[in-house]
Context: one part of a larger RNA
RNA sequence: UGACGGGGGCCCGCACAAGCGGUGGAGCAUGUGGUUUAAUUCGAUGCAACGCGAAGAACCUUACCAGGGUUUGCAAUCCCGAGAAGUCGCUAGAGAUAGCUUCGUGCCUUCGGGAACUCGGUGACAGGUGCUGCAUGGCUGUCGUCAGCUCGUGUCGUGAGAUGUUGGGUUAAGUCCCGUAACGAGCGCAACCCUUAUCCUUAUUUGCCAGCACGUAAUGGUGGGAACUCUAAGGAGACUGCCGGUGACAAACCGGAGGAAGGUGGGGACGACGUCAAGUCAUCAUGGCCCUUACGACCUGGGCUACACACGUGCUACAAUGGCCGGUACAGAGGGCAGCAAUACCGCGAGGUGGAGCAAAUCUCAGAAAACCGGUCGUAGUCCGGAUUGGAGUCUGCAACUCGACUCCAUGAAGUCGGAAUCGCUAGUAAUCGCGAAUCAGAAUGUCGCGGUGAAUACGUUCCCGGGCGGUGUGUA
Repeated sequence: UGACGGGGGCCCGCACAAGCGGUGGAGCAUGUGGUUUAAUUCGAUGCAACGCGAAGAACCUUACCAGGGUUUGCAAUCCCGAGAAGUCGCUAGAGAUAGCUUCGUGCCUUCGGGAACUCGGUGACAGGUGCUGCAUGGCUGUCGUCAGCUCGUGUCGUGAGAUGUUGGGUUAAGUCCCGUAACGAGCGCAACCCUUAUCCUUAUUUGCCAGCACGUAAUGGUGGGAACUCUAAGGAGACUGCCGGUGACAAACCGGAGGAAGGUGGGGACGACGUCAAGUCAUCAUGGCCCUUACGACCUGGGCUACACACGUGCUACAAUGGCCGGUACAGAGGGCAGCAAUACCGCGAGGUGGAGCAAAUCUCAGAAAACCGGUCGUAGUCCGGAUUGGAGUCUGCAACUCGACUCCAUGAAGUCGGAAUCGCUAGUAAUCGCGAAUCAGAAUGUCGCGGUGAAUACGUUCCCGGGCGGUGUGUA
């Protein structure tokens, strides 16, 4: 100087408290451990691994296993020989592959040959998701969006170092003010960026329709309009600017006015010096080591989907603030050409037939759902709940047996609110309701977004956890 203390002081955070909803019990989904297996590929392991890499394992993916075949190799550069390249088919085989066969003779040329491409051969080499993240780069997590981390010169100390950065106030903040052997500065904080909330100007199509007409069963459908909404470019606006009080005549705090918005307005992007030899050699790159008729490469089938069990994360429930039936409203943000697909018709339905329109403010996915109105059920393992199983189908795709999703009929399990324990959330939040997208042929209860409805509570900082500041104690580096 740091670190630590079940020592003390000050301060902060959904840290506790006050509340609301969950997890832990059930069924299922998914990940992990374990076990099993020919293989169940590999990695991630307290917080900070476990719906994680994986934004999507039937084949492929795929790295694993079994079997079949291969050795200059799928692709790269160089050398030699042959042939244009390419193309129609047949046979064997699970396929990789092997054999046969049809058409084709192109471009440049000094007629020697050359260029591109294919086949065969030789070796230099290729290749490796093989090992080491404790040899590394790059990227990332975490403390933590916590308020800290340092430097120059000066001063103090024999020195390690100190001072500055401490003190009095204040702040979300090492934010600012005052004081001060310090005076300044840098990286952080804040601001500059994006978005959202209000207004103005410009623009007026594919969006809009107040006023004026036309038309329809109905619809901005048509003429037209540029007001309004929206769209998208530029501006305005918020700065403790104004008033009162408190304060040290400061910084600031409290209250008020005006205002769409008030003291960082809400949200995002943004992560200092460093810590954890944290994670990743399987994104990629890369040192070293290792394999080279195999630890490389190809194919078929299987496996990653196993199942006594244990844990994490979720979904659906246990019902009446509900289930079912009928009727009636109101979104936002996205996607669409190997695509989205309307009207119509067929099917109980998944879906099928067909194809108008649309590279889309035009067409389409697309019916939002909870809500509201009416009816029914009457506390029951039920008209709750839907697992499981039998049967019949639809769709995608060479192909749904291992191992897809969905539909219909039948079946109708556990479950009556969950022990110890434990998690999230402070406002358009929690809770609840649906919608979309990426990946993707198909395959979400996951992920990332979007809007609808819309709470309760915070006395307070004694305690638990984490963090900041300065002082202290002991041993330790």

The part of an RNA shown here (small-subunit ribosomal RNA, 3' major domain) has 477 nucleotides and comes from an uncultured prokaryote. RNAcentral holds the full RNA, with entries from ENA. The prediction has a mean pLDDT of 83.